RNAcentral holds the sequence, with entries from Rfam. Predicted 3D model of a 71-nucleotide RNA (transfer RNA) from Loxodonta africana. Lineage of the source: Eukaryota > Bilateria > Sarcopterygii > Afrotheria > Loxodonta.
[in-house]
RNA sequence: GCAUUGGUGGUUCAGUGGUAGAAUUCUCACUUGCCAUGCGAGAGACCCAGAUUCAAGUCCUGGCCAAUGUA
Numbered sequence: 001g002c003a004u005u006g007g008u009g010g011u012u013c014a015g016u017g018g019u020a021g022a023a024u025u026c027u028c029a030c031u032u033g034c035c036a037u038g039c040g041a042g043a044g045a046c047c048c049a050g051a052u053u054c055a056a057g058u059c060c061u062g063g064c065c066a067a068u069g070u071a
Stems, first nucleotide, its partner, number of pairs: 001070007010024004018054001025043004030038001047063004
């Protein structure tokens, strides 16, 4: 340089165009004489810019970043 894959709460990952979910984390409450465990509630996210569409995390184009392959 070329090709491919990926970018989603603080972290690890789901998500078939139609209200973005899980685990973990943090906060509060319950449980206990205290801690741990357990249980309940809450907080927290779609890399950027365009295109298509009634509607885009999802499809398309470009950019940025990362990984892999190739020379």